Predicted 3D model of a 347-nucleotide RNA (Bacterial RNase P class A) from Binataceae bacterium (SeqCode). It is recorded under the gene name rnpB. It matches the Rfam family "Bacterial RNase P class A". Rfam describes the family as follows. Ribonuclease P (RNase P) is a ubiquitous endoribonuclease, found in archaea, bacteria and eukarya as well as chloroplasts and mitochondria. The sequence is in RNAcentral, with records from ENA. The source organism's lineage runs through Bacteria, Bacteria candidate phyla, Binatia (SeqCode), Binatales (SeqCode) and Binataceae (SeqCode).

[in-house]
RNA sequence: GGAGUCGGCCGGGCGGUCGCUUCGUGGUUGGACACGGGGAGGAAAGUCCGGGCUCCACAGGGCAGGAUGGCCGUUAAUGGCGGCGCGGAGCGAUCCGCGGAAAGUGGCACAGAAAACAAACCGCCCGCAUGGGUAAGGGUGAAAUGGUGGGGUAAGAGCCCACCGGCGCGCGAGUGAUCGCGCGCGCAUGCUAAACCCCAUCCGGAGCAAGACCAAAUAGGAGGGUAGGUGGCCCGCCUCGACCCUCGGGUACGGUCGCUAGAGCCGGCGUGCAAGCGCAGGCCCAGAGGAAUGACCGCCCCCCGCGGCAGUGGGGACAGAACCCGGCUUACAGGCUGGCUCCGGCU
Numbered sequence: 001g002g003a004g005u006c007g008g009c010c011g012g013g014c015g016g017u018c019g020c021u022u023c024g025u026g027g028u029u030g031g032a033c034a035c036g037g038g039g040a041g042g043a044a045a046g047u048c049c050g051g052g053c054u055c056c057a058c059a060g061g062g063c064a065g066g067a068u069g070g071c072c073g074u075u076a077a078u079g080g081c082g083g084c085g086c087g088g089a090g091c092g093a094u095c096c097g098c099g100g101a102a103a104g105u106g107g108c109a110c111a112g113a114a115a116a117c118a119a120a121c122c123g124c125c126c127g128c129a130u131g132g133g134u135a136a137g138g139g140u141g142a143a144a145u146g147g148u149g150g151g152g153u154a155a156g157a158g159c160c161c162a163c164c165g166g167c168g169c170g171c172g173a174g175u176g177a178u179c180g181c182g183c184g185c186g187c188a189u190g191c192u193a194a195a196c197c198c199c200a201u202c203c204g205g206a207g208c209a210a211g212a213c214c215a216a217a218u219a220g221g222a223g224g225g226u227a228g229g230u231g232g233c234c235c236g237c238c239u240c241g242a243c244c245c246u247c248g249g250g251u252a253c254g255g256u257c258g259c260u261a262g263a264g265c266c267g268g269c270g271u272g273c274a275a276g277c278g279c280a281g282g283c284c285c286a287g288a289g290g291a292a293u294g295a296c297c298g299c300c301c302c303c304c305g306c307g308g309c310a311g312u313g314g315g316g317a318c319a320g321a322a323c324c325c326g327g328c329u330u331a332c333a334g335g336c337u338g339g340c341u342c343c344g345g346c347u
Stems, first nucleotide, its partner, number of pairs: 001343010012300007020039007041318001045329002048327005053207004060235004065203005070084005085098005099198002104196002106192003121138002123134004146164006165187001166185008211257004221247005228238002264283003268279004301316006
């Protein structure tokens, strides 16, 4: 200097003039008004997950159903995050994947001789021929009888041997996934489980349009019920005129709360490989209610073009809270920056 890989941050700032909104104090019958503090995000998005919270007179057990899937930790929890293990891709930094096919069932089109208790097309060897032997070589295919080498054979084949691989047993290390070592056995039947299935672990339901209170008004009317109880079924439990279902009528299409002090943020110390956890300290940073957070001007900042300079023209992304939080995914003009890997050159 180039190429790559894994991250982090910003994405507008300052001032002035007006305007909007919310909170607090004052004022006021109530207002108007005055002063002071605050006012969209890294994704507010998608609604893909997990929770907090609210309600359901059981939320307890089981079946069915659903979710997850290497191991260990972390967390309120998760399918998230961290570390480790094995397999694969890459020279590498790194990235991707993850229970079980020997419990059973199903599928693998076409091609091919044959696609799983499978087979012999070409080829090779023997033979007068009919035929016999063979699976090393070739072909078909996504996938074809464990691999390489040697011996042996009529020609071949784990037929035999060495190593690798596989299975079984034992010992050791590790919390564990797993790894290492030793011994034995010629040893076997592929892929597919986001196919059915098996194994392990987990799971009440509904959702802020949840729900609570106030106001108002009518016809507490009519009929039916052994039912009813927030996914389905069974058992248990509770309730029994409480209540449930259908029809009909009236009021409000109202108001207040929920609604922002939080699993909160900032930085420090300790601990842990890390994700995190603990301790002490500081801070309060939207709460609308059909929906505010804006407009104008000047300067600064970033990018592009023209210009020798001065200067000048243009542009500045994705995009707007609605109960809140932790993740994941997607969008993003431009800018800043860190670690690591590889290649080349110079010293």